[in-house]
This record gives sequence, structure tokens and C1' cells, in this order.
RNA sequence: AUGCUGGUGGAGUCGAAUCCAACCGCUGUUGGAACGGGGGACCCGCCACUCUGGGGUGUAUUGCGCUGGGCGCAUAGGCGACUUCCGACGCCGAACCCGUCAGCUAACCUCGUAGACACAUCGGAGACCAUUG
Repeated sequence: AUGCUGGUGGAGUCGAAUCCAACCGCUGUUGGAACGGGGGACCCGCCACUCUGGGGUGUAUUGCGCUGGGCGCAUAGGCGACUUCCGACGCCGAACCCGUCAGCUAACCUCGUAGACACAUCGGAGACCAUUG
């Protein structure tokens, strides 16, 4: 310093949601690892708590408006190539569960390992590596 043109090939995403083994003769069962969640002492916290119920998973909370069984605009927050930071751009900003009950929390107990998508966001700074001179 690594420019231009042409051709060819190409990655996966959100999420904890993956892998392994044995049995069975199934596309199932059991177990383990890993990842994730809930409950649960002392101490600490709350001096309150309880129908205005309360709580949990999750980024998904809150506000305003409307022609209001929902919709729209914004917003806390979250995601988008993959070391990090900054900026721009784009997108999401849901849904469900417990059942009168739960602060934190060692030991301990317990639960989940789904689902939905895509054919590629970009630039800068710093760091590292390779190649050539």
C1' cells in the first nucleotide's frame, strides 16, 4: 500500500431452549452434562403488609389521543456479523403463567430445554493477523 472491473462461492437470526448415553422397537422412555427459571435461613431490608389483591417468565414499561370490545402516536427498554467502542439506519416494544401466596437468601427443593423466522445492515476509531513492496 492492498484500487477498478468481471466471474464464482458463501455464513444464519431472536431465544435458556443444546449435546450425549442407555433402553425400547420406537420416532418413544429414562438418565446425564450444559444453559436458563422458581421456591427457600442467619444477616440485611421492609415498619409495613394485606380487593385499589399480590406475584412470576420476558426487552416488551409508561404516557397521550381516538371515530374506543380495539386502534394510533410516542416512550423506558431490546435486537440487527460474530472482539470492543462510537455513529447512522432499520426493526421489536408482545404474549402468557401462579392462584390469596412468595423481599434478599447458604444448604436444600423444584421446573424448562419451546416456538417463530431469514438469504444477508452500513460506516468510522482502536487492537490483532495474513500477503506484497